[in-house]
């Protein structure tokens, strides 16, 4: 480098309460479907919401940027 065994340690979908928002959804607790970046980021492209064009929402839809644990075979 490349790769995704192993172990230790992280994250946490559905769905449940709180709660903030019109809403997509966000936070928190609880839960575990998954997940080597499911860690940040809204720049492309994609899907979604509107008090309907003015703005938003989603990094657990793909790229792209930054940044990062662990080390077996190769």
């Nucleotide at each position: 480098c490349a790769c995704g065994a192993a172990a230790a340690g992280g994250c946490a979908a559905a769905c449940c309460c709180g709660u903030c928002g019109c809403g997509a959804g966000g936070c928190g607790g609880g839960g575990a479907c998954g997940c080597a970046a499911a860690g940040c980021c809204a720049g492309g492209g994609g899907u979604c919401u509107u008090a309907c064009c003015g703005a938003g929402a989603c990094a657990g839809c793909c790229c792209a940027g930054c940044c990062g644990c662990c080390g077996a075979a190769g």

Overview
The prediction has a mean pLDDT of 84. The RNA shown here (c-di-GMP-I-GGC riboswitch aptamer) has 74 nucleotides and comes from an Actinomycetes bacterium. It was read from a public genome assembly, where an Rfam model found it. It matches the Rfam family "c-di-GMP-I-GGC riboswitch aptamer". Its family is annotated with cyclic-di-GMP binding in the Gene Ontology.